[in-house]
Context: one part of a larger RNA
RNA sequence: CUGGGUGUAAAGGGUGCGUAGGUGGCAGUGUAAGUCUGAUGUGAAAGGCAGGGGCUUAACCCCUGGACUGCAUUGGAAACUGCUGUGCUUGAGUGCCGGAGGGGUAAGCGGAAUUCCUAGUGUAGCGGUGAAAUGCGUAGAUAUUAGGAGGAACACCAGUGGCGAAGGCGGCUUACUGGACGGUAACUGACGUUGAGGCUCGAAAGCGUGGGGAGCAAACAGGAUUAGAUACCCUGGUAGUCACGCCGUAAACGAUGAAUACUAGGUGUCAGGGAGCACAGCUCUUUGGUGCCGCCGCAAACGCAUUAAGUAUUCCACCUGGGGAGUACGUUCGCAAGAAUGAAACUC
Numbered sequence: 001c002u003g004g005g006u007g008u009a010a011a012g013g014g015u016g017c018g019u020a021g022g023u024g025g026c027a028g029u030g031u032a033a034g035u036c037u038g039a040u041g042u043g044a045a046a047g048g049c050a051g052g053g054g055c056u057u058a059a060c061c062c063c064u065g066g067a068c069u070g071c072a073u074u075g076g077a078a079a080c081u082g083c084u085g086u087g088c089u090u091g092a093g094u095g096c097c098g099g100a101g102g103g104g105u106a107a108g109c110g111g112a113a114u115u116c117c118u119a120g121u122g123u124a125g126c127g128g129u130g131a132a133a134u135g136c137g138u139a140g141a142u143a144u145u146a147g148g149a150g151g152a153a154c155a156c157c158a159g160u161g162g163c164g165a166a167g168g169c170g171g172c173u174u175a176c177u178g179g180a181c182g183g184u185a186a187c188u189g190a191c192g193u194u195g196a197g198g199c200u201c202g203a204a205a206g207c208g209u210g211g212g213g214a215g216c217a218a219a220c221a222g223g224a225u226u227a228g229a230u231a232c233c234c235u236g237g238u239a240g241u242c243a244c245g246c247c248g249u250a251a252a253c254g255a256u257g258a259a260u261a262c263u264a265g266g267u268g269u270c271a272g273g274g275a276g277c278a279c280a281g282c283u284c285u286u287u288g289g290u291g292c293c294g295c296c297g298c299a300a301a302c303g304c305a306u307u308a309a310g311u312a313u314u315c316c317a318c319c320u321g322g323g324g325a326g327u328a329c330g331u332u333c334g335c336a337a338g339a340a341u342g343a344a345a346c347u348c
Stems, first nucleotide, its partner, number of pairs: 003320004007302002012316001014201001016199002021194003025088003030083002033081002035077008049065006091191001092188003095184004103177007110154001115149007125136002162169002206246004211242001215241002220236004257315006265293013297304002321348003330341004
């Protein structure tokens, strides 16, 4: 390389959009590049292969055949692929009618709670633990009442419930806005699919800002515990957590790439449609999501099983013994931290 693979053994890119490229529905027409077929030329000889023959045999030598799977020219075939042009509507998209949703961005508003400040009442404790102590408090704390400030997060509803490509999204209102779904069948007429590069988004932590800072809380300090205790427990507490800009990584997980078709059922649930009925509803049916159980089949087993890890097709990504090593070097990106790409010697 081929082959075989990628849920858990090595292996699915974190996610989408999309360029080149690959691949692609139904019915006619033409063409003849691929494809198939006939002919001609060529494919040197020797060698190799098969069958014979000659040296006593063999090596060696000679003859015949076939092969040289190829290339070129030319005559045909037209199913399939390509190309050309025509048509179609089932794939795809648009329109129209609907309902669902924590989808996104921005602005405004709300209540509970914590903390702090001011004032009142009030007096000796409060707090914390397994037990304590550090800590706070007669300069009046804790408790309680009233007023104020500020930041962050939105109890109940809440649900293997919803939405989103993923990350993720949860108080309320408004504005702007994306997508999916159901129904219809008016329009376009294969416009599809995948997608190397490329671009976009991307939790937390980290970085930048003479932004913000209530609570929580790495580091740090103290008190305990302990043989020790650089911990678990307690009292404090700074970065951080919030905003804007970078970073671009995660067990970014369903450890399962995307798309299409097919292949027993049963039972929940969410959003719609249709039909029927003894109509607060129930039954049957259908489309799309989301769960559980379970055949066939698959699988090393566990398990998967119409949301496949089954049966097939297309395209991309990735794997090829362990360590060395996601390291070194080089390059690109980044303010940095580092990220991306990514070896070898050696060793078992």

This is a predicted structure of a 348-nucleotide part of an RNA (small-subunit ribosomal RNA, central domain) from an uncultured bacterium. It matches the Rfam family "Bacterial small subunit ribosomal RNA".